[in-house]
RNA sequence: GGCGGCAUGGCGCAGCGGAAGCGCGCCGGGCUCAUAACCCGGAGGACGCACGAUCGAAACGUGUUGCUACCA
Numbered sequence: 001g002g003c004g005g006c007a008u009g010g011c012g013c014a015g016c017g018g019a020a021g022c023g024c025g026c027c028g029g030g031c032u033c034a035u036a037a038c039c040c041g042g043a044g045g046a047c048g049c050a051c052g053a054u055c056g057a058a059a060c061g062u063g064u065u066g067c068u069a070c071c072a
Base pairs, nucleotide, nucleotide: 001071002070004068005067006066007065010024011023012022013021018055026042027041028040029039030038048064049063050062051061052060
């Protein structure tokens, strides 16, 4: 330099056009003599960034940043 993959709540991941969900963790409550386990509820993310197309985007297009695999 070329071509690809990944960037989504604190962490690990899903979602690939009608707009964000799961597990763990965290907070509150229940249960217990108590802790764990178990049960219920809750907070927390404008989806790397910018621009564009669309009535509408995390999802499509262009550029760009970081990490990573391959080729040279």
The RNA shown here (transfer RNA) has 72 nucleotides and comes from Morchella conica CCBAS932. Rfam family: tRNA. It is annotated as a transfer RNA. Its mean pLDDT, the model's own confidence on a scale to 100, is 85.